[in-house]
């Protein structure tokens, strides 16, 4: 220097002008409440105004997938159904998350990926191809047996023997070889046999036992058995562990107008027929429910940052320090200037090459274009997905130079 692996961190900066939401302060008032000598006076709230060395989205605020806090409802206990998880150990409030380890697969490596319990409980499935897809099977082949033919040898001859070829084999042997398939009843080699075969043996694999290491998953050594019977449980199922439901539109508080109920007063006014009674409406106060609307929940928390200690780590302990959005038809923006990063065009300078005025590289000036993914809505811990570009750390491998 090239290629790559793992992790961390940032994700535009500064200033100005205008605007938005919250908070704080000031002053205003035909709001509202109380007092009142009916002239006014006073505090809070509310509304709008002015001001402020004040604060104002994220690493994912997203998907709403998992786990919790909080709230309401339900709940003696046990079981069924349903769902989730599934190697071992640890972390955590908890988790399907994280860390460490084991095993398997991939990569030369750094490393990456894995729902990774059970198929010698039961049920079921395995397309096409193939003889056969699971109580194994026999298409080609190999061997045996029977028949025939040819050649050779022996014999005087009938005939006998050997080799090769062809055909048959109804229930012969075989599972080595070929062929099919994602998958075919251990693998390699030697012996053995008519041909073969764990038929015998050695090594590897597998089951069982013992010993050793480890907290465990598991690993190693050794003995023994010629050897269980394919694959699928993100098929039903079995085993073990865990799980009540709904969600801040949870839930709580205050509470107009209209309608409803009750009480009060001159039986006052109006209407109903000219009059009387009766009935209806109008006043004021109270009540319950709770709509519109408002307030709380709602920002001090499994909180952030830093140091030290324990731990391989996830994480825990302790000390110090900080207070950091709270909107609700839903604020956090727009413009300008300077700078930063990247691309691009032109000019200047330097340098290399030659075909001597062009090309490449570097520096610099000016102009121009671009700077991602995306935005809170009760809160927190995770996972997953999106993301222009920039920086830092550790490691692997290849090449060059010394």
């Nucleotide at each position: 220097g090239g290629a790559g692996c793992g992790g961390g961190c940032c994700g535009g900066a500064u200033g100005g002008u205008c605007a938005c939401u919250g908070c704080c302060g000031a002053g205003u008032g035909u709001g509202c409440c109380g007092c009142u000598u009916u002239g006014g006076c006073g505090a809070c709230c509310c509304a709008g105004u002015c001001g402020g060395u004040c604060a104002g989205a994220g690493g994912a605020a997203a998907g709403u997938c998992c786990g919790a806090a909080c709230u309401c409802c339900a709940c003696a206990g046990a079981g069924c159904a349903g769902g989730a998880u599934g190697c071992c150990g640890g972390g955590u409030a908890a988790c399907g998350c994280c860390c460490g380890g084991g095993c398997g697969c991939c990569g030369c490596a750094a490393g990456g990926c894995g729902a990774c319990g059970g198929a010698a409980a039961g049920u079921g499935g395995c397309a096409c191809a193939g003889a056969a897809a699971a109580c194994a099977c026999a298409c080609c082949g190999c061997c045996g047996c029977c028949a025939g033919a040819a050649u050779c040898g022996g014999g005087a001859g009938a005939c006998c023997g050997a080799u090769u070829c062809u055909g048959g084999u109804u229930a012969g042997g075989u599972a080595a070889g070929g062929g099919u398939g994602a998958a075919a009843a251990g693998g390699u080699g030697c012996g053995g046999u008519a041909a073969g075969a764990g038929c015998g043996c050695a090594c590897c694999g597998c089951g069982c036992g013992a010993c050793g290491g480890g907290a465990a998953a598991c690993c190693g050594u050794u003995g023994u058995g010629g050897c269980a019977g394919g694959c699928c449980a993100a098929a039903c199922c079995c085993c073990a562990u865990c799980c009540g439901g709904a969600g801040c539109a949870a839930g709580g508080c205050c509470a107009a107008a209209c309608a409803g109920g009750g009480a009060c007063a001159a039986u006052a006014g109006g209407g109903u027929u000219g009059c009387u009674c009766g009935c209806c409406c109008u006043g004021c106060c109270c009540c319950a429910g709770g709509u519109a609307g408002g307030c709380c929940g709602c920002a001090u928390g499994a909180g952030g940052c830093g140091g030290c200690c324990g731990g391989c780590a996830a994480c825990g302990g302790u000390c110090g320090u900080c207070c950091c959005a709270g909107a609700u038809g839903a604020a956090u923006g727009a413009c300008c200037a300077u700078c930063c990063c990247g691309g691009u065009a032109a000019g200047a300078c330097g340098u290399u090459g030659c075909c001597u005025g062009c090309a490449g590289c570097g520096u610099u000036u000016u102009g121009u274009c671009g700077g991602a993914c995306a935005g809170g809505a009760u809160u927190c811990g995770g996972c997953u997905u999106a993301u222009a570009g920039a920086c830092c750390c550790g490691c692997u491998u290849c090449u060059c130079c010394g």